This is a predicted structure of a 72-nucleotide RNA (transfer RNA) from Dactylellina haptotyla CBS 200.50.
Model confidence (mean pLDDT): 83 of 100.
The gene name in the source record is tRNA-Arg-CCT-1-1.
Lineage of the source: Eukaryota > Ascomycota > saccharomyceta > Orbiliaceae > Dactylellina haptotyla.
The sequence is in RNAcentral, with records from GtRNAdb and Rfam.
RNA sequence: GGCCACUUGGCGCAAUGGUAGCGCGUUGCUCUCCUAAAGCAGAGGUUGUAGAUUCGAGUUCUACAGUGGUCG
Numbered sequence: 001g002g003c004c005a006c007u008u009g010g011c012g013c014a015a016u017g018g019u020a021g022c023g024c025g026u027u028g029c030u031c032u033c034c035u036a037a038a039g040c041a042g043a044g045g046u047u048g049u050a051g052a053u054u055c056g057a058g059u060u061c062u063a064c065a066g067u068g069g070u071c072g
Stems, first nucleotide, its partner, number of pairs: 001071007010024004018055001026042005048064005
């Protein structure tokens, strides 16, 4: 340098172009003499960046950035 894959809450991952969810973690409450476990409720996201297409984009297209792989 060419090609391929990936980038979404703190972490790991989902989501058929039509309200962005799940698990863990975290906060509060219930339970308990206390803790743990269990149960209930909540907070937490410019979906890597910038554009394009569309009535509507996490999803389609382009460029760029980052990470990994592969070829030379």